[in-house]
About this RNA:
Predicted 3D model of a 354-nucleotide part of an RNA (small-subunit ribosomal RNA, central domain) from an uncultured prokaryote. The coordinates come from a structure-prediction model, not an experiment, and the mean pLDDT is 81.
Context: one part of a larger RNA
RNA sequence: CUGGGCGUAAAGCGCACGUACGUAGUCGGAUCAGAAAUUAUGGGGUGAAAUCCCAGGGCUCAACCCUGGAACUGCCUCAUAAACUUCCUUGUCUAUAGUUCUAGAGAGGUGAGUGGAAUUCCGAGUGUAGAGGUGAAAUUCGUAGAUAUUCGGAGGAACACCAGUGGCGAAGGCGGCUCACUUGGCUCGAUACUGACGCUGAGGUACGAAAGUGUGGGGAGCAAACAGGAUUAGAUACCCUGGUAGUCCACACCGUAAACGAUGAAUGCCAGUCGUCGGGUAGCAUGCUAUUCGGUGACACACCUAACGGAUUAAGCAUUCCGCCUGGGGAGUACGGUCGCAAGAUUAAAACUC
Numbered sequence: 001c002u003g004g005g006c007g008u009a010a011a012g013c014g015c016a017c018g019u020a021c022g023u024a025g026u027c028g029g030a031u032c033a034g035a036a037a038u039u040a041u042g043g044g045g046u047g048a049a050a051u052c053c054c055a056g057g058g059c060u061c062a063a064c065c066c067u068g069g070a071a072c073u074g075c076c077u078c079a080u081a082a083a084c085u086u087c088c089u090u091g092u093c094u095a096u097a098g099u100u101c102u103a104g105a106g107a108g109g110u111g112a113g114u115g116g117a118a119u120u121c122c123g124a125g126u127g128u129a130g131a132g133g134u135g136a137a138a139u140u141c142g143u144a145g146a147u148a149u150u151c152g153g154a155g156g157a158a159c160a161c162c163a164g165u166g167g168c169g170a171a172g173g174c175g176g177c178u179c180a181c182u183u184g185g186c187u188c189g190a191u192a193c194u195g196a197c198g199c200u201g202a203g204g205u206a207c208g209a210a211a212g213u214g215u216g217g218g219g220a221g222c223a224a225a226c227a228g229g230a231u232u233a234g235a236u237a238c239c240c241u242g243g244u245a246g247u248c249c250a251c252a253c254c255g256u257a258a259a260c261g262a263u264g265a266a267u268g269c270c271a272g273u274c275g276u277c278g279g280g281u282a283g284c285a286u287g288c289u290a291u292u293c294g295g296u297g298a299c300a301c302a303c304c305u306a307a308c309g310g311a312u313u314a315a316g317c318a319u320u321c322c323g324c325c326u327g328g329g330g331a332g333u334a335c336g337g338u339c340g341c342a343a344g345a346u347u348a349a350a351a352c353u354c
Stems, first nucleotide, its partner, number of pairs: 003326004007308002012322001014207001016205002025200001027198001029093003033089002035086001037085001039081008053069006097194003100190002103187002108182007115159001120154007130141002167174002212253006221247002226242004264321006272299013303310002327354003336347004
């Protein structure tokens, strides 16, 4: 390489887009007619000799040699055919896909405004000796009046209950309330329209938790680092008292996570039962039943799996395209390249060793 694989053994890119430059490439619905690249059949030419194979012969046999045949599975060309595929042509269709209309659900996104509870701080009142903290203590706070309690004020951050294997989003993720914007997508239904316009997607591009970085704000609580008190043989920890970056906002970087369903995307097919969310239709006891689409779950056949388990939301049966794996360590490291302010990210070996 081939083969075999990728939930847990090595292995699914974190996720989407396919817009723009110039439709990278691969694969592609039904149907009429044509063409004949391809395919099939037949003819012709060529496919040197030797070798290989078969038959016969010659060296005493054999190796070896000679004669004949077959073969040389290929290429070129001509003719014919048209079932399939199509470098290809002309039409038609509606089941893919999309547009329109009607109705609907939602923490989808962005911006602005606003609300109450709580923590902390400040001011004032009441009030007096403790408070706090722990396994027990101490550091700490407090007679300069703390803790507790009442009233007033400031400021920042987060939104209890509702809340739900509920909803939305490509993923990351999204939750007080109101308004505005939205070129964001989704669902049911109607059939009116377009008529294969589709799928996947190397490279590329957008987005991408937390931490971290730059500049400028902000800073209540929490809290790496740091300091102190304990614990301990020690304790650079676990516990306690403090506490700075950070956490928050704006703009710009970074581009990684057990970025997980450890499960790439798309399409078709294959028993059921029970929930739940959003629609539609029919029946009536007007909130139930039946049914049908689209999500989201639990169980369970066939089937799959090494087993665990999966099972119409497949890890089943098939097809298309992409990514990735190939014993452990060395190592996701070195060197080089690219990117980055840096931290580092990405691409990615070998010697050696078992």